Description:
Model confidence (mean pLDDT): 85 of 100. This is a predicted structure of a 72-nucleotide RNA (transfer RNA) from Candidatus Amesbacteria bacterium GW2011_GWC1_47_15.
RNA sequence: GCCGAGGUAGCUCAGGGGUAGAGCAGCGGUAUCGUAAACCGCCGGCCGUGGGUUCAAAUCCCACCCUCGGCU
Numbered sequence: 001g002c003c004g005a006g007g008u009a010g011c012u013c014a015g016g017g018g019u020a021g022a023g024c025a026g027c028g029g030u031a032u033c034g035u036a037a038a039c040c041g042c043c044g045g046c047c048g049u050g051g052g053u054u055c056a057a058a059u060c061c062c063a064c065c066c067u068c069g070g071c072u
Base pairs, nucleotide, nucleotide: 001071002070003069004068005067006066007065010024011023012022013021018055026042027041028040029039030038048064049063050062051061052060
C1' cells in the first nucleotide's frame, strides 16, 4: 500500500430504514435472625467522526479515524 471483519450502556453483544434492546455490573426493594443466592423494580447510550440520500438513517452511500485478521 491492497483486501476483509468490526466500532451501539461501565463490560460482553443483539438490532441492517419507522419510539435503541438483552445479559452481566451498579442502585433501590421483597424475603432471611443475618449474609449470599433468588425474585421485583430503577438508572445508564445524540449508535467512532464528518458529509450525502430519504418524509424519516444506528441501519443505505462517500470520506476519514481506531481495533483485529489476511496479502504484499
The sequence was found in a public genome assembly. Lineage of the source: Bacteria > Bacteria candidate phyla > Candidatus Amesiibacteriota. Rfam family: tRNA. Rfam links the family to the GO term triplet codon-amino acid adaptor activity. Rfam classes the family as a transfer RNA.